[in-house]
RNA sequence: CGCUGCUCAGAGCAAAACCGCCGAAAGGCGGCGACGCAGAGCCACGGGACUACCGCAAAGCAUCGCCAGGUCCGCCGGGCCGCCAGC
Numbered sequence: 001c002g003c004u005g006c007u008c009a010g011a012g013c014a015a016a017a018c019c020g021c022c023g024a025a026a027g028g029c030g031g032c033g034a035c036g037c038a039g040a041g042c043c044a045c046g047g048g049a050c051u052a053c054c055g056c057a058a059a060g061c062a063u064c065g066c067c068a069g070g071u072c073c074g075c076c077g078g079g080c081c082g083c084c085a086g087c
Base pairs, nucleotide, nucleotide: 002087003086004085005084012037013036018031019030020029021028022027035074041080042079043078045077046076047075048072049071050070055066056065058063
C1' cells in the first nucleotide's frame, strides 16, 4: 500500500417506542432506550425513497392533481477521511 472481517484489544455509533423542542410536512435536535452497525464517520455527486409550505392547475366551498428548491448517507452506488486484526 492492497485485500479481507475468521480471530484479538480498546473504543465508537444508536433502530423502534416514549418524553421535550423545532418544522407546513417528510424529518431534525436533545433525553431515555438498544434493533442493529467494521465505516450506522463525512459529502445529496448518480439512482432510489419520503414530504408538498410556496408556486402552478381544478373546484362555489370543503377539498384535490402536479412540482424540490425540502428530507433520508441506518436504501444502493460513488467520492473523501479513518481504528484494530489477519493475509
Molecule: c-di-GMP-I riboswitch aptamer
Organism: Gemmatimonadota bacterium